[in-house]
RNA sequence: AUGAACGCUGGCGGCGCGCUUAACACAUGCGAGUCGAACGAGAACGUUCCUUCGGGGACUAGUAAAGUGGCAAACGGGUGAGUAACGCGUGAGUAUCUACCAUUUGGUGAAGGAUACCUUUGAGAAAUUGAAGUUAAUCCUGCAUACACUUGAAAAAGGAAAGGCGGCCUCUUGCUGUCGCCAAAUGAUGAACUCGCGUCUUAUUAGCUUGUUGGUAGGGUAAUGGCCUACCAAGGCGAUAAUGAGUAGCCGGCCUGAGAGGGUGUACGGCCACACUGGGACUGAGAUACGGCCCAGACUCCUACGGGAGGCAGCAGUGGGGAAUUUUGUGCAAUGGGCGAAAGCCUGACACAGCGACGCCGCGUGGAGGAUGAAGGUUUUAGGAUCGUAAACUCCUGUUAAAUGGGAAGAAAGACCUAGCUCUAAUACAGCUAGGGGAUGACGGUACCACUAGAGAAAGUCCCGGCUAACUUCGUGCCAGCAGCCGCGGUAAUACGAGGGGGACAAGCGUUAUUCGGAGUAACUGGGCGUAAAGAGUGCGUAGGCGGCUUCUUAAGUCAGUUGUUAAAUCCCACGGCCUAACCGUGGGCAUGCGAUUGAUACUGGGGAGCUAGAGUUUGGAAGAGAGGGGUGGAAUUCUCGGAGUAGCGGUAAAAUGCGUAGAUCUCGAGAGGAACACCGAUGGCGAAGGCAGCCCCUUGGUCCAACACUGACGCUGAGGCACGAAAGCGUGGGUAGCAAACAGGAUUAGAUACCCUGGUAGUCCACGCCGUAAACGAUGAUCACUAGAUGUAGGACUCCUUCGGGGGUUCUGUGUCGAAGCUAACGCGUUAAGUGAUCCGCCUGGGGAGUACGGUCGCAAGACUAAAACUCAAAGGAAUUGACGGGGGCCCGCACAAGCGGUGGAACAUGUGGUUUAAUUCGACGCUACGCGAGAAACCUUACCUAGAUUUGACAUGCUUCUGACAGCUCUUGAAAGAGAGUCUUUUAGUUUACUAAACAGUUGCACAGGUGCUGCAUGGCUGUCGUCAGCUCGUGUCGUGAGAUGUUGGGUUAAGUCCUUUAACGAGCGCAACCCUUGUCGUUAGUUGCUAGCCUUCGGGCGCACUCUAGCGAGACUGCCUGGGGAACCAGGAGGAAGGUGGGGAUGACGUCAAGUCCUCAUGGCCUUUAUGUCUAGGGCAACACACGUGUUACAAUGGCAAGUACAGAGGGGAGCUAUCCCGCGAGGGGGCGCAAAUCUCAAAAAACUUGUCUAAGUUCGGAUUGGAGUCUGCAAUUCGACUCCAUGAAGCUGAAAUCGCUAGUAAUCGCGCAUCAGAACGGCGCGGUGAAUACGUUCCCGGGCCUUGUACACACCGCCCGUC
Repeated sequence: AUGAACGCUGGCGGCGCGCUUAACACAUGCGAGUCGAACGAGAACGUUCCUUCGGGGACUAGUAAAGUGGCAAACGGGUGAGUAACGCGUGAGUAUCUACCAUUUGGUGAAGGAUACCUUUGAGAAAUUGAAGUUAAUCCUGCAUACACUUGAAAAAGGAAAGGCGGCCUCUUGCUGUCGCCAAAUGAUGAACUCGCGUCUUAUUAGCUUGUUGGUAGGGUAAUGGCCUACCAAGGCGAUAAUGAGUAGCCGGCCUGAGAGGGUGUACGGCCACACUGGGACUGAGAUACGGCCCAGACUCCUACGGGAGGCAGCAGUGGGGAAUUUUGUGCAAUGGGCGAAAGCCUGACACAGCGACGCCGCGUGGAGGAUGAAGGUUUUAGGAUCGUAAACUCCUGUUAAAUGGGAAGAAAGACCUAGCUCUAAUACAGCUAGGGGAUGACGGUACCACUAGAGAAAGUCCCGGCUAACUUCGUGCCAGCAGCCGCGGUAAUACGAGGGGGACAAGCGUUAUUCGGAGUAACUGGGCGUAAAGAGUGCGUAGGCGGCUUCUUAAGUCAGUUGUUAAAUCCCACGGCCUAACCGUGGGCAUGCGAUUGAUACUGGGGAGCUAGAGUUUGGAAGAGAGGGGUGGAAUUCUCGGAGUAGCGGUAAAAUGCGUAGAUCUCGAGAGGAACACCGAUGGCGAAGGCAGCCCCUUGGUCCAACACUGACGCUGAGGCACGAAAGCGUGGGUAGCAAACAGGAUUAGAUACCCUGGUAGUCCACGCCGUAAACGAUGAUCACUAGAUGUAGGACUCCUUCGGGGGUUCUGUGUCGAAGCUAACGCGUUAAGUGAUCCGCCUGGGGAGUACGGUCGCAAGACUAAAACUCAAAGGAAUUGACGGGGGCCCGCACAAGCGGUGGAACAUGUGGUUUAAUUCGACGCUACGCGAGAAACCUUACCUAGAUUUGACAUGCUUCUGACAGCUCUUGAAAGAGAGUCUUUUAGUUUACUAAACAGUUGCACAGGUGCUGCAUGGCUGUCGUCAGCUCGUGUCGUGAGAUGUUGGGUUAAGUCCUUUAACGAGCGCAACCCUUGUCGUUAGUUGCUAGCCUUCGGGCGCACUCUAGCGAGACUGCCUGGGGAACCAGGAGGAAGGUGGGGAUGACGUCAAGUCCUCAUGGCCUUUAUGUCUAGGGCAACACACGUGUUACAAUGGCAAGUACAGAGGGGAGCUAUCCCGCGAGGGGGCGCAAAUCUCAAAAAACUUGUCUAAGUUCGGAUUGGAGUCUGCAAUUCGACUCCAUGAAGCUGAAAUCGCUAGUAAUCGCGCAUCAGAACGGCGCGGUGAAUACGUUCCCGGGCCUUGUACACACCGCCCGUC
């Protein structure tokens, strides 16, 4: 934007538009007639008169209807089936016709004939029709005359006509007007034919044609012409696309677009074609005729079965088809058409009305005031916010619609009358001019105006995640659904559905379909081809395209002027008319095209003449794996023969198959045969490409350099075409040493139709012939010109220097590297361009399907070349960036490995987990980073679980409310307890008092609410784990890059460290590192009890004292500060001093972030769920189960030990419902009793390993202690499920632990004991403390983790990625 359709909705008017499908079939009505002034004939109904009642006359009426004749019916109206065509458009042309019309000239004399209607009669169902008779004409015939007409050389010949109606006059023919008629000419109009140019797709249609192409003669036509016929010739068309196939009416225009274009051809206008389908002619000026005829066909209808009738793609209308398209309306009033002299008649053309929001345009659905911001809805952080001045309410207005009344324009011509003029004899007639003037309206109950009442009757649709204007609540829970693209929905959805609110448009709004645009995405304007799709494998060359310098000519292209045409409408501008607009009118513009004509001549083209710079030829040199053919050489492999020689050889990661005592491998000699040519050898050379390599000869192509001479544009490119074209493959015939598809065997493997090994055939080689493809690559077509350089290398020429080896410079040709400008998406290219220009060719247009199918051509075949579509996806792809990753690289670190020490994994037990079981075995945690974890204490409690019994404002909080005055405590009954019941006891304060009120407290009733260890850690806060105490993570400004980004942060060193130095397009900064904090190690100082005790004193209790130890405050000390060496610096190595030396040891401290890591059961918290229960109380049980599996530990397996006895030495802690001394009892756990101590005072408290002595003597033991029996102790309401400990007895497994795996680098590992938290009681766990006290580290190849740089990537959920094929 639309001739639209569909969904929801719908007040009015104006102007337009309305079967895009079935050119499907059609009932019914209407759509072409008219003329009596061409002709003959001629009713009836009705009215009226007469009547003998049978009828007759007049009017109706010369009417209706019919016929003859004329004109029209070829216009107007419809449709787009066919048509790729002179059909259409545009511009020319002529060999032609043209009724009616206009102008002009002349004529219109005389005669004859037929026939319809009608009458009579016949056939037939009908349609229709036969026969006989009568008659007219503007019907027919053709005698006369006739030209400017036709034929003909001429002479000559041929060929017309019709009257009607008026006027005057006379009465038979005159005059005259007018309408006609005839002949001829001109014009106008319309038609016919011819030509140039333009006009869709397809080459997977390449050849077509016999009346075909032309000529002659004839015929035919209005007219040219193979239009037709005869004869003659053999032509004609085609790659500038013939022929064939498909599709299509063409144009003005319309839509879109900046334009160029692209799409389209409804309505309006021009042309064409068609009229049920096909064919044919007739009539006529004109038709091969929509509402004519004939024939054939299909279909429908009538029929008496013999035969007939019909054609809506005219207007309405019907059925059908379809997503879809209207009334069987009014009128000829206007405009136009036909006929007529006219009146007039006809007109589904047309004018109007009806239906349809189908489109465009206009108007309305009210206006002003109105805040308790009403009610109500929605939402909420519960305060409020919002719908919202919106409503109500008050005051107004009156468009539209409704009622009543009035009421245009469209209609003035013609006709008629008057006057004048012309024609004429004329006051007829006719024409013209002026004036007058009756009639005529479908629309129409119109438009419009006035008035009445009255806000009364009039708003929807789509959207609200982004694009794209507009946000919230609830419901739903990857369901239901949405979706134009991206994409929403898996329990907090602005995306689904609903509500509220909002946005947009508005009598419409959305959706669907289609076209153009955006799309520079077919590129003329205006694209590309190294890597994104795209340069043919290469050359030669035909057509074609393009083409050097000078001059003359021409004027085709080109340019300029004038001119014709380019219909109207449309479009643009101006003005005007409907109130406005849409719409309409008038005028102007535009109309890029084609034609004619006059000029110009620079450029291009044509023609002529010349030139030498392009191209080529000649001469002299040069290099070369260029090509074809012939010959020839040595090394090596293999085989054969001979000698010598003996047991292996061969092969692999390791083997085996294989070869070998019939003598191999190895070695020496001789011979045979085929194939390939080491070294030289090289980003060296040659060739168009493929490609070409021992040496010599013959033949032959191309290239380069130098120089003169010659030809004179001879050039470049190149669709088709032709030729060459690696390897493999094919055919025929040879050849075959080595190698080697297929094949066989051996290995490998889950398998191994592979990789490895042993063999081995085609083939590889030669000749001839096919094939015609490759990552045939520089992934870069050919040619020409121009545009900085630097540096290698190959072949020439010139020149300078020279030590004669060589070196330098200039120049041409080839081949490389790096680079200016420029180009490029970037990478990169860069005189060998991918730069800047020119010419020509080839090719591309999202991925897959597919370089496939079908067709064609080629081939012996394999196959090659040409080359789609359906369907499917929303990507496929290029270059670069940041990460991550790599069985990539470089550097570095860490108990990461290695070097060591000790463990785990085997046993028994403890403890946690899984699994199983159960009424319940509560829940969470799951690689490292869950598993002696939450839990730093499950007998009850804890406790969340199960069973049973109770309870419902609740065990707990707050507020309001009803009632009571207590509650609590104590006693009793019942019960497992909770609970229930009874008894006893029993309020306080203030207001003056009884009473009452109020408050507090307690109970009670009801309402709000409480409660939840219920769910979601993937809605969250907080806290925590981990990478990791790893050295990293970032920012500002600047700079670089189109950008993502980079730089800084990289490089060289150094460090534990992004620590520091240096370099540096970077300069600075932040969070991390380090330091600041605690502790430990030394010293000083201060202080001196409960600590200390050297010395002194003592009444032996202690005192003086504070030196020492110790305690705990404050200080000092360590900073690479000093020295030596290395180094550019940072720093490193060593040394001195020092208690301590290079962050002294340890701790705390954890960057940006990662893992939707963990926790809703610590706490907090959104949402959801529950509310006589998922809350609360109580008792008992469970969390403790036990075929089994795993983690973490304890004790061991013993002599470096066990047992017994004896003797030493800590630190850090705890203690009042506590630690408890001395003493007594008990074998012991413990009991009794009780001093002291809130603790540097008392106490737990014995430290143990160690040391000394004795014993055991290699064993399941004097090791080991599980398990079990018995007896006890302690705690506690309670020890059965289910505590710890003691004594006696029992005495299991276990003799150092497979694969695998953990910790530790110094006061560490190992080993030894002690303490504390929790706690009534209950550690082999946890957290601390001290005692004894090692070994080893060559080193960084490897395993694991990490850091930096670099590289590849098809990964980005980031290798636990992505992804291919088979089944």
A computed fold for a 1367-nucleotide RNA from an uncultured prokaryote, annotated as small-subunit ribosomal RNA. Rfam family: Bacterial small subunit ribosomal RNA. Its family is annotated with ribosome and structural constituent of ribosome in the Gene Ontology. RNAcentral holds the sequence, with entries from ENA.